[in-house]
RNA sequence: GGGCGAUUAGCUCAGUUGGAUAGAGCACGAGCCUCCGAAGCUCGGGGUCAGAGGUUCAACUCCUCUAUCGCCCA
Repeated sequence: GGGCGAUUAGCUCAGUUGGAUAGAGCACGAGCCUCCGAAGCUCGGGGUCAGAGGUUCAACUCCUCUAUCGCCCA
């Protein structure tokens, strides 16, 4: 320098032939339970869907560029 892939909650990850209020597990907070905890149960908070631009009535999803990380080629 070229190619491919990844980027969504604190962490690990789903998500879609473009249309639902953006989700799960763990973690975190509160309550129940307990002598106190753990475990269990219930409820709750937390998101610029990496950034910018474009296409579209409508974009996490399609296109372009940029950034970071990984793999391959040179």
Predicted 3D model of a 74-nucleotide RNA (transfer RNA) from a Deltaproteobacteria bacterium. The organism belongs to Myxococcia, within Bacteria. Rfam family: tRNA. The prediction has a mean pLDDT of 81. RNAcentral holds the sequence, with entries from ENA.